Description: A computed fold for an 87-nucleotide RNA from an Acidimicrobiaceae bacterium, annotated as SAM riboswitch aptamer (S box leader). The model forms 92% of the base pairs in the Rfam consensus. Taxonomically the source falls in Acidimicrobiaceae (Bacteria, Bacillati, Actinomycetota, Acidimicrobiia).

[in-house]
RNA sequence: CGUUCAUCCAGAGUGACCUGAGGGACCCGGCCCCCUGACGGUCCGGCAGCCGGCUUCGCACGGUGCCAAUGCCAGGUUCGAUGGGGG
Numbered sequence: 001c002g003u004u005c006a007u008c009c010a011g012a013g014u015g016a017c018c019u020g021a022g023g024g025a026c027c028c029g030g031c032c033c034c035c036u037g038a039c040g041g042u043c044c045g046g047c048a049g050c051c052g053g054c055u056u057c058g059c060a061c062g063g064u065g066c067c068a069a070u071g072c073c074a075g076g077u078u079c080g081a082u083g084g085g086g087g
Base pairs, nucleotide, nucleotide: 001087003085004084005083006082007081008080013044015043016042017041018040022033023032024031025077026076027075029073030072045067046066047065049064050063051062052061053059054058071079
């Protein structure tokens, strides 16, 4: 990079620092968060979905992932995200 399978209404930050105006996938219509600092980054803390491990029904130990609202909602899409398998 493309392919396949599964999941996307559970859970978890009023933390510290940096940055500084937009952000919630895209279109459209809503709604929401935001200079009382959003989004993003680092650290710390936390959660437990997938794979692995183990003293096996639980543990957060390893690999990943995640921590406003159902992927925020309705309609739409050669859409996206995460994990596993195989190429």